[in-house]
RNA sequence: AUAGUUAAUAGUUAAAGAAGGCCUUGGUGUGCGCCGAGCGUGCGGUGUGCGAAGGUUUUUUAACUAUUAACUAUUAACUAUUAACUGCGGGAAGUGCUGUGUGCUUCGCGCACUUAGUUGCGGACGGGUGAGUAACACGUAGAUAACGAACCCUUAACAGGCGGAUAACGGUUGGAAACGGCUGCUAAUACGCCAUAAGCGCACGGUUUCGCAUGGGGCUGUGUGAAAAGAUUUAUCGGUUGAGGAUUGGUCUGCGGACAAUUAGCCGGUUGGUGGGGUAACGGCCUACCAAAGCUACGAUUGUUAGCCGUGCUGAGAGGCAGAACGGCCACAUAGGAACUGAGAAACGGUCCUAACUCCUACGGGAGGCAGCAGUGGGGAAUAUUGCACAAUGGACGGAAGUCUGAUGCAGCAACGCCGCGUGAAGGAAGAAGGCCUUCGGGUUGUAAACUUCUAUCGAUAGGGAAGAAAGCCGUCAAUUCAGCUUUCGCUGAAUUGACGGCGUUGACGGUACCGAAGUAAGAAGCACCGGCUAACUACGUGCCAGCAGCCGCGGUAAUACGUAGGGUGCAAGCGUUAUCCGGAAUAACUGGGCGUAAAGGGUGCGUAGGCGGCAUGUUAAGCCACACGUGAAAAACCAACGCUUAACGUUGGAGGUGCGUGAGGAACUGACGAGCUGGAGUACAGGAGAGGCAAGCGGAAUUCCAUGUGUAGCGGUGAAAUGCGUAGAUAUAUGGAAGAACACCGGUGGCGAAGGCGGCUUGCUGGACUGAAACUGACGCUGAGGCACGAAAGCGUGGGGAGCAAACAGGAUUAGAUACCCUGGUAGUCCACGCGGUAAACGAUGAACGCUAGGUGUCGGGGCGAGAGCCUCGGUGCCGGAGUAAACACAAUAAGCGUUCCGCCUGGGAAGUACGUACGCAAGUAUGAAACUCAAAGGAAUUGACGGGGGCCCGCACAAGCGGUGGAGCAUGUGGUUUAAUUCGACGCAACGCGAAGAACCUUACCAAGGCUUGACAUCCUACUAACGAGGCAGAGAUGCGUUAGGUGCCCCUUUUGGGGAGAGUAGAGACAGGUGGUGCAUGGUUGUCGUCAGCUCGUGUCGUGAGAUGUUGGGUUAAGUCCCGCAACGAGCGCAACCCUUGCCUUUAGUAGCUAACCGAGAGGAGCACUCUAAAGGGACUGCCGCGGAUAACGCGGAGGAAGGCGGGGACGAUGUCAAAUCAUCAUGCCCUUUAUGUCUUGGGCUACACACGUGCUACAAUGGGCGCGACAGAGCGAAGCGAGGCCGUGAGGCGGAGCCAAGCGCAAAAAAGCGUCCUCAGUUCGGAUUGCAGGCUGCAACUCGCCUGUAUGAAGCCGGAAUCGCUAGUAAUCGCGAAUCAGCAUGUCGCGGUGAAUACGUUCCCGGGCC
Repeated sequence: AUAGUUAAUAGUUAAAGAAGGCCUUGGUGUGCGCCGAGCGUGCGGUGUGCGAAGGUUUUUUAACUAUUAACUAUUAACUAUUAACUGCGGGAAGUGCUGUGUGCUUCGCGCACUUAGUUGCGGACGGGUGAGUAACACGUAGAUAACGAACCCUUAACAGGCGGAUAACGGUUGGAAACGGCUGCUAAUACGCCAUAAGCGCACGGUUUCGCAUGGGGCUGUGUGAAAAGAUUUAUCGGUUGAGGAUUGGUCUGCGGACAAUUAGCCGGUUGGUGGGGUAACGGCCUACCAAAGCUACGAUUGUUAGCCGUGCUGAGAGGCAGAACGGCCACAUAGGAACUGAGAAACGGUCCUAACUCCUACGGGAGGCAGCAGUGGGGAAUAUUGCACAAUGGACGGAAGUCUGAUGCAGCAACGCCGCGUGAAGGAAGAAGGCCUUCGGGUUGUAAACUUCUAUCGAUAGGGAAGAAAGCCGUCAAUUCAGCUUUCGCUGAAUUGACGGCGUUGACGGUACCGAAGUAAGAAGCACCGGCUAACUACGUGCCAGCAGCCGCGGUAAUACGUAGGGUGCAAGCGUUAUCCGGAAUAACUGGGCGUAAAGGGUGCGUAGGCGGCAUGUUAAGCCACACGUGAAAAACCAACGCUUAACGUUGGAGGUGCGUGAGGAACUGACGAGCUGGAGUACAGGAGAGGCAAGCGGAAUUCCAUGUGUAGCGGUGAAAUGCGUAGAUAUAUGGAAGAACACCGGUGGCGAAGGCGGCUUGCUGGACUGAAACUGACGCUGAGGCACGAAAGCGUGGGGAGCAAACAGGAUUAGAUACCCUGGUAGUCCACGCGGUAAACGAUGAACGCUAGGUGUCGGGGCGAGAGCCUCGGUGCCGGAGUAAACACAAUAAGCGUUCCGCCUGGGAAGUACGUACGCAAGUAUGAAACUCAAAGGAAUUGACGGGGGCCCGCACAAGCGGUGGAGCAUGUGGUUUAAUUCGACGCAACGCGAAGAACCUUACCAAGGCUUGACAUCCUACUAACGAGGCAGAGAUGCGUUAGGUGCCCCUUUUGGGGAGAGUAGAGACAGGUGGUGCAUGGUUGUCGUCAGCUCGUGUCGUGAGAUGUUGGGUUAAGUCCCGCAACGAGCGCAACCCUUGCCUUUAGUAGCUAACCGAGAGGAGCACUCUAAAGGGACUGCCGCGGAUAACGCGGAGGAAGGCGGGGACGAUGUCAAAUCAUCAUGCCCUUUAUGUCUUGGGCUACACACGUGCUACAAUGGGCGCGACAGAGCGAAGCGAGGCCGUGAGGCGGAGCCAAGCGCAAAAAAGCGUCCUCAGUUCGGAUUGCAGGCUGCAACUCGCCUGUAUGAAGCCGGAAUCGCUAGUAAUCGCGAAUCAGCAUGUCGCGGUGAAUACGUUCCCGGGCC
């Protein structure tokens, strides 16, 4: 000295709470005693005993450490001896002095240059990059009394001796190389030792002082340790040890800045302690031992992403996004690790190891690190020169000269950005040409150009030409400091700084910036856009194609939206596009949003953390306020001035910097603490109300079942049925019994409960609310993330129960089907007990609490006053309503109003409450809860229409009541279809189909075939010629062509004549143009249909509403009517209705031919009259005017009188705003497109007339209310000259011959028919019916073949009243009978008119159809 053991003392950390004392808090049970209540049970209060938890004090224990003592064991320093090694000293032997040049010279010396080595300093700076890093990495403010420092400055003290090596070099040797090995020599400011120590370090003390603590400083004692280097041109430069400074590092701390909870628990040197080690320094930084700590919902841990900041972009700001360049910090240097050297590194161009990669190799082994500057490859949409210079600035070294410096300064490349300038300026209208458009007139490009005059920036050319340069050396002067001398002043010297003077050198950029003569408008404009947003428009092309597009959206034949052109707009050496960020976006809302219905209130309560919190007082000073100080680097940004010709850019100064820190203050508010108050909240007391909850018991009605009786054929069920039950006796009825479930009436927008929810009666137990009075506590409160509890129905588990009902299931119906609705059955389930589940349109779609803000009217429970009616008040529950709110609807003291506090939730629709993960659950599932992708919407409230097998009211031949038809037959006619060379086109539910067409043999005619023409069949213009024209004839199907000295040669004007001119026409020619029934009716005008002769449709002003819109126009009556009356925030008006117009019915007046009249009949002529009929002009008449009743004293309705006619007398014309892209381009007109020897035009013939079929509209019938025959009466309205056509004659007849009369109240068509009278037929395919066909005729017409009508005769079909379905008609109507007209040469069964005869029925509005109003 170390280790161990024991003991004592002290300390640190942790634990314990046994024993004792004190305090506080809530809990619990029993025993005893007392008080209140009539008693018992129970409950509550209080005292006491026992026991629990926490705190404090004391105590105890464990580990470790320090000190001391004792003991045991081992041993260092040290001393001695021996061996090896090393060092030193001494001696001996051997070897050697770098090369070149130059000058002087004998060797040799000096100088310069080059080069290796030794040595010093620097390679930790500068330069690059952002991989890592969520961290004391960064920012900011602090700490270091817990630290370092080479170079620099100041200052203090020093530098005395000595020693041995080693590289270079020489020799030798290994290796391919890199690189070495051995041996020999030598120097240093290289290396080592000794001495010295002002101070310094270390160990142990003393003393003093300072600090918030660990602790620091000063002075001092003893012991001990450690220094140095020289060079030199003699001017200086270095060396060592201290102290201080400057500057710069290391470390520590507070605060701040990403996302995710579908990451909730993490951690073993982990947290702390003690000893030791380590560091420049604190520290689990490392280590041994001890204890079991430490972090976390204020987000630990985990995962993902990321260099941070000054700042940049944006924004009014608050914010949001970013971290290029420049500047600060950090990290990294192929990946990972490690130390060495050094003042500083765990080192970009150092070392070592491992790994990947590349290269060299003799295969043994070696070499390398561009995220330095250039450059290469690769990747990529994309990013530059293997440039010049150290001239400047800066850095390293050096005493300096100087060397080095891809830092840096410059140049090169790129419109990448910012800024400045130019591409000309002034004049110039014939408003040129050209282009484009056009209404064809013009407009526009456009003063733009040309042209005239002027200027010269930039570029090109001649010439000149910078600043950037400061440093250095010498001298003089001044100031300061130091040293020496003298020491009073002062003198001398040195250093530093400054001023002046002198000497003299340096420029990469670069002959660059800049200046500048002459002279020419010469050389210099593009890009995007033009539908709206959004500044700017036309044409052509295209035709839902090609294409565009930021959003909305353009394009399907007239595209300002595509493409092109002209023009225009915007910006401009740029302009567009794309990407990204911010803004607009109040669209994450702090500033600054919401949640009844648009997205959004948790299903409900209790309650933890948290947030928020009544009145008054004191203290404090954390928040807060104001002041001062420090910091907030520079650059940037802002302001001012200044410098580049200006600007961009730069320089200088200023201001600001919301932050952090420090100091000293303030005390209103918030917080904290103390002591109070009663208004919030609660307790006690006195009452009444209630389907509040739990448990037990009881009750009656009904259903079903069982037993028995009576009784007989059905019961049951439905829209109608069937399945089902029943003759083995049902249903029905009576009595008795059993079982389960639910509790009629009372019963009520009544009550109770937190919600879910709660309903027969009684009892027990139990929660809450309310009222009254005002005793007590004294803020005890509100809300409530997590958490806990409750939570309809269905569902799940175990065990019961099971009457009725009833998912599933079965059967019967219905139906196209009917896995439904309806019916017959029927199991889980519904019920009970105990568990689970945890959701609902769990809704008032409205979270909880408190306060405030007009009223009116009900109701439930209390209280007060009042004789009563009733009034006042508290709490609950409804309705209406004001302010206010709200997008509106609506809410409105029970707020969705005005405020405060807290929680939950929302952020376009879908995907999706899905997937994954996690938690819970027996399962079903619940909770939490995305994304990819996709859409341009989804949604709310209200408005106007339309629609409904929604409601109310009303009307119409709408139904019903009737009459007659259609659908069946034959024929006519139209359509579809088919056919065809063509069967021209159009019309298509009502509202196309006997329609355009009031009349297709040719024509028409648009279609087809064939044959012709091409300025044309038709219009206008030009030129030339000719009158035009041309019979007869020939060819041809005709159009047309040929052709005749057959004929004709005209009209107007001029002229003496020949002749000339003109109008008109023809021929020929040229082009402009004609022509089109070609397309588009979805480009249009006009016309028309239809709803619909339905009663509606609108406007002005006002009012209401944010608005769309509403009101008026709705309502009560009434009408055919929005007709009229009344009421009314409406008042008026318009288009419609009605009336005015025509016709018909009665009368009057006027008028009187051709009408009418004048007593037998007929004819003719003439005359008379105008009463009547009639004709046709003007009037009258009907208005609910009168009466009664009803109605509201209204409008109006019903009845009556009178009247020719009565309530619109009958009929017609007349058709609102609009709907149907309704119809028509083929009536006509018309835009655009198309066609031009044809899609035009002429001609002949054909077709529109076809014919397995289907439909529409009609005619004729099926017969006796009829048919045939005979006799034979009565209309109206029309038409007639290329016409109607009489009498007469002929013909069976159609018709013919003939031609009186009539241009029509005159003549004619013209006979009316049905009816009436008589007769035959007698129910049949007929004396019904007339199709079809043969023959013979007539008429019209150039022409009846395709393809007309009529007549005679013969023939004699279907058809015996019509399925489903469907049409018309309400009175002079239906039905029935004939007559006329238009078109028209001829051709109606169609169409439009006319009269004759002449009905039936309508209860009524349920239903079908259509329409109107609410």
This is a predicted structure of a 1414-nucleotide RNA (small-subunit ribosomal RNA) from an uncultured bacterium. Rfam family: Bacterial small subunit ribosomal RNA. Its family is annotated with ribosome and structural constituent of ribosome in the Gene Ontology.